[in-house]
Model confidence (mean pLDDT): 86 of 100. The RNA shown here (small-subunit ribosomal RNA) has 1370 nucleotides and comes from an uncultured Pseudomonadota bacterium. The RNAcentral record of the sequence draws on Greengenes.
RNA sequence: AGUGGCGAACGGGUGAGUAAUGCAUCGGAACGUAUCCCGAAGAGGGGGAUAACACAUCGAAAGGUGUGCUAAUACCGCAUAUGCUCUGAGGAGGAAAGCGGGGGCUCGCAAGACCUCGCGCUUUGGGGGCGGCCGAUGCCGGAUUAGGUAGUUGGUGGGGUAAAGGCUCACCAAGCCGACGAUCCGUAGCUGGUCUGAGAGGAUGAUCAGCCACACUGGGACUGAGACACGGCCCAGACUCCUACGGGAGGCAGCAGUGGGGAAUUUUGGACAAUGGGGGCAACCCUGAUCCAGCCAUGCCGCGUGAGUGAAGAAGGCCUUCGGGUUGUAAAGCUCUUUUGUACGGGAAGAAGUUAGUCUGAUGAAUAAUUGGAUUGAUUGACGGUACUGUAAGAAUAAGCACCGGCUAACUACGUGCCAGCAGCCGCGGUAAUACGUAGGGUGCGAGCGUUAAUCGGAAUUACUGGGCGUAAAGAGUGCGUAGGCGGUACGUUGUGUCUGCUGUGAAAUCCCCGGGCUUAACUUGGGAACUGCGGUAGAAACUGGCGUGCUGGAGUGUGGCAGAGGGGGGUGGAAUUCCACGUGUAGCAGUGAAAUGCGUAGAGAUGUGGAGGAACACCGAUGGCGAAGGCAGCCCCCUGGGCUGACACUGACGCUGAGGCACGAAAGCGUGGGGAGCAAACAGGAUUAGAUACCCUGGUAGUCCACGCCCUAAACGAUGUCAACUAGUUGUUGGGGGAGAGAUUCCUUAGUGACGCAGCUAACGCGAGAAGUUGACCGCCUGGGGAGUACGGUCGCAAGAUUAAAACUCAAAGGAAUUGACGGGGACCCGCACAAGCGGUGGAUGAUGUGGAUUAAUUCGAUGCAACGCGAACAACCUUACCUACCCUUGACAUGUCCGAAAUCCCUGAGAGAUUGGGGAGUGCCGCAAGGAAUCGGAACACAGGUGCUGCAUGGCUGUCGUCAGCUCGUGUCGUGAGAUGUUGGGUUAAGUCCCGCAACGAGCGCAACCCUUGUCCUUAGUUGCUACGCAAGGGCACUCUAAGGAGACUGCCGGUGACAAACCGGAGGAAGGUGGGGAUGACGUCAAGUCCUCAUGGCCCUUAUGGGUAGGGCUUCACACGUCAUACAAUGGUCGGUACAGAGGGAAGCGAAGCCGCGAGGUGGAGCGAAUCCCAAAAAGCCGAUCGUAGUCCGGAUCGCAGUCUGCAACUCGACUGCGUGAAGUCGGAAUCGCUAGUAAUCGCGGAUCAGCAUGCCGCGGUGAAUACGUUCCCGGGUCUUGUACACACCGCCCGUCACACCAUGGGAGUGGGUUUUACCAGAAGGGGGUAGCCUAACCGCGAGGGGGGCGCCUACCACGGUAAGAU
Repeated sequence: AGUGGCGAACGGGUGAGUAAUGCAUCGGAACGUAUCCCGAAGAGGGGGAUAACACAUCGAAAGGUGUGCUAAUACCGCAUAUGCUCUGAGGAGGAAAGCGGGGGCUCGCAAGACCUCGCGCUUUGGGGGCGGCCGAUGCCGGAUUAGGUAGUUGGUGGGGUAAAGGCUCACCAAGCCGACGAUCCGUAGCUGGUCUGAGAGGAUGAUCAGCCACACUGGGACUGAGACACGGCCCAGACUCCUACGGGAGGCAGCAGUGGGGAAUUUUGGACAAUGGGGGCAACCCUGAUCCAGCCAUGCCGCGUGAGUGAAGAAGGCCUUCGGGUUGUAAAGCUCUUUUGUACGGGAAGAAGUUAGUCUGAUGAAUAAUUGGAUUGAUUGACGGUACUGUAAGAAUAAGCACCGGCUAACUACGUGCCAGCAGCCGCGGUAAUACGUAGGGUGCGAGCGUUAAUCGGAAUUACUGGGCGUAAAGAGUGCGUAGGCGGUACGUUGUGUCUGCUGUGAAAUCCCCGGGCUUAACUUGGGAACUGCGGUAGAAACUGGCGUGCUGGAGUGUGGCAGAGGGGGGUGGAAUUCCACGUGUAGCAGUGAAAUGCGUAGAGAUGUGGAGGAACACCGAUGGCGAAGGCAGCCCCCUGGGCUGACACUGACGCUGAGGCACGAAAGCGUGGGGAGCAAACAGGAUUAGAUACCCUGGUAGUCCACGCCCUAAACGAUGUCAACUAGUUGUUGGGGGAGAGAUUCCUUAGUGACGCAGCUAACGCGAGAAGUUGACCGCCUGGGGAGUACGGUCGCAAGAUUAAAACUCAAAGGAAUUGACGGGGACCCGCACAAGCGGUGGAUGAUGUGGAUUAAUUCGAUGCAACGCGAACAACCUUACCUACCCUUGACAUGUCCGAAAUCCCUGAGAGAUUGGGGAGUGCCGCAAGGAAUCGGAACACAGGUGCUGCAUGGCUGUCGUCAGCUCGUGUCGUGAGAUGUUGGGUUAAGUCCCGCAACGAGCGCAACCCUUGUCCUUAGUUGCUACGCAAGGGCACUCUAAGGAGACUGCCGGUGACAAACCGGAGGAAGGUGGGGAUGACGUCAAGUCCUCAUGGCCCUUAUGGGUAGGGCUUCACACGUCAUACAAUGGUCGGUACAGAGGGAAGCGAAGCCGCGAGGUGGAGCGAAUCCCAAAAAGCCGAUCGUAGUCCGGAUCGCAGUCUGCAACUCGACUGCGUGAAGUCGGAAUCGCUAGUAAUCGCGGAUCAGCAUGCCGCGGUGAAUACGUUCCCGGGUCUUGUACACACCGCCCGUCACACCAUGGGAGUGGGUUUUACCAGAAGGGGGUAGCCUAACCGCGAGGGGGGCGCCUACCACGGUAAGAU
């Protein structure tokens, strides 16, 4: 190597399939079983082969063939048969094998026989464990899967199996399963358990354990006790590999390992030492089972990274209000400890067995062999020199991660600037981010921390425990009724449910409790409890169910009455509209906001008479009636349903609800046939309008009506399912019944129908015996918004469509009720030069001025509806000035500090546009305790100065505006769950939340008013510069005017009326003044991110030889145009000329400046007087008196331009004002639109002042002259109070809808196209076992033999996998 035996069907892996051929629990009967245990019986005598091996040979190989030799516990007959099997009960059939050890009587030459021990063998009975089969109960989702099934269900008979059975076949019957969910589709291994949860539940099935299924995919059998077999065989298929192209080989879902995929998962390790398995008598062999080691913070547990002391609170970091704070006793320093680690040593338990002796039992004839026990020796450890332990040195070897807006513990700085980014939800970021990034600090956990994914919880957010449906999602449109669910009362019986006891089972592990072992714990281990379940059995009999017998209260029937638009059919009536005919009659009718279309001289409309036809039924008529709902209305007749009510009789639970089902079901719509007066979708015309496919008007067809048949939906609403019971009242009304009263009337009761209301309920609103209260029974329905009541599928329909009914995707809300505001082309009341009534303007012209725009080197900046625009600016030639150009300065034009030097300063002169710079000259100050100090100038270096640079959306302050509108709030109390309300609303009244009354409110505050200033009257006091009766002056005087101090006066106080006996209003008296006398100052809570960083102040940012500072020139003054605000006009109420009269309030010293003189004039000269009731500016003008002009572009108007001047100023070119002469534009009262004003006001007239060298048509003041009108609150604008609606709350300048354009992420459709699953019919048919067999081959047995029996190969055949064709379904 081979023959033979046993094992290989165990162990190990995986979860594809499987919704039951499965699992779990509990039962059952018709079975098998190698090895093991107990028992009974046996093991006699023969035969023929074959591997190995040898030789030969084929093939590339894998493998094979031929010839020859051989053994067995391999194979085959014969004998025997206690059990066993079959039987027609006579009988028949059927087995075996030897091997090993030891010793010795006897036999044998020997081998050996014989005896004995061990192992093995054959037949058979029983047991054990294991396995096969059957039943009951339980085990996911979908009904947009409702019918499924032909070996299907049962029977008889044959076959088959270890065994029951349609398991299979022949025949017979027509069954069987299913709304308690069959069938089909999808998904899925099941369980003990695990996670979560208070539990009930929900989710899950890794590790460990039990069962099942599978082993590349599909089919098949063989062997065997056991398989239809993971590391066996055959066939088919896919894939991979080898090949000489002929042919072969393979199956890691075993352990490692590789590749791929993936967010992701380890070593091609050690050992059989232990536990277990197989073989073996045993030693022993095998064992990727297993035990160990390796890798991984993946999880659980334990330990460490030091402890004590230490304030100069070090340095550094960070922040800062610059003082400090914080990191922080933290560090350093000092004193200790040594776990872990390191170094050097010691060093287990896990070992039981096995083997060799000795002793002692069993067996045996035996002191032999075999074997049990005790004892002695030897020997067995992968882990591993591991656990543990000793010694030494030394704080030595050891901290990270997330977070810091709220939820949620923990905050600052810088960077960034809706960028970069964050984010679980809300949300953060647009120049001061505790939210991004970084840093410092802090918080939490810690060898881990955070993220992602998943499950349960919170979630009472599927509600069994434990939710709801009037308005938030949700009551079916309504009834009848099947199944089902639930069901009055009494007795008897049963024992279904129910309850109690006992009992079997509920594997172990897990969880829990008490113990044990590792230093502790995790872990492990012993015991207990538990496993809430199922089965059996014994009882109980209340309740529930079943059965039986009764009862009358629920329900129903009969009988007498009553009301009613209840339903169906037939008949009939009058009014009205329209049409037709005729008569009368004439020019319009009709219609509207106004019109037009339309009708009408061919005779309308109007009116009279007659006729036709259809539809609807005035009054009665009503929060009245009837009906299940939809709904029902003239009157009469016929048929018919229901309800209510009275008293009695009868039946005897006959009841309630009701999934499916059936019936009814407004309007519109559909079909067929009629009918058609009026009305009227569509349609036409006329209007309206930007348009008007509308609202309005004129017409008008379907339809509306009838019959028959469909449709089946509505805000089909009480947005409230049906039935039953119970629970305060008051007041109407409809239908019955009863009582009282003479009656009017009243009381009780019942069935309906309204209004309020207690308790109770409700989120609130509200409901409240007709419940939305308290309960019971049953049904329907809901589970965030949109998508969507949609798509697909099914059913129904003639159609329209109805019904059933999703998902993808998307949002963080959608919604209810109530509150406060705001708003309304909602309501009520009130006010304001808001309108109206008036007067005068603007808008047209010219000019001035501001703004926009344009332009420019610059035209500096700001203000922008009211509430910017003669505004900041109460004065831009330079300056101002912030802008532009050019030239200069850099600690600076200005401040503080340090150092050095010098007095400061003044004069002369050169260069330059000047700033600046060069030269010369004069000059030495003040205080002083004599040291110095203060001031000024120059220089140097740094800290710093400086900025009209940005942000008014970082701010203070100031201001505008609503608005001088009458409002805005608080405390306490009360009401409401609350937001909030009340007060503050209501009745009156006021300019007023002013006051009065009432009131669950009572008080108070800021506003209103008053107090303040001024003006109007009077009084007192005081009189200079004022005044003055003294003739002027001087001088007197202080009466008057006036001045300036104080006081009086006005308060609805008085009278009458109205009113509520109030507040108040109206009228009157008196009074200078009357109802706030006139005017001013005075501006509540707040709004507009209103205005201002260029008044000032200021955070942050930015510039620093410039964005700072200086100088010269220019610009802010431009000019096609547009707008705002003003001036002057257009003329006769005026212009011009002459004469003449009367103010107030102011200003004046670098000032006002008189008289006089000069000039036509601006002005010049002059210088009196005056720091002002004294002097000056200073003339007031309109007015009045006279003259002239005569309606014209003028004797109006004055722009523009020319010439000549004056004044201011360093300087009038850009760019001042004024004067004289000349010139003499537009303009003849202004479109749409729009502004101011209510009395000393508008209008008109002049005067003064601030600014200022000069410059005023602007601004702020002053006086003169001096009106008109207001019926009134409808309308426009603004405001206030109450109320109402609201989908608004940056609040109507709000919110918000649809089309279109483009794209195609998602969903549906789509000409189609590709694939999966599955069904039916047919074709096909490998391997295989079954059946058949005329071909071929064949050792054992039988036969003397021929041959037979049996077997094999081949062939055929039914079944059947793969495969194929066709048609469906999904």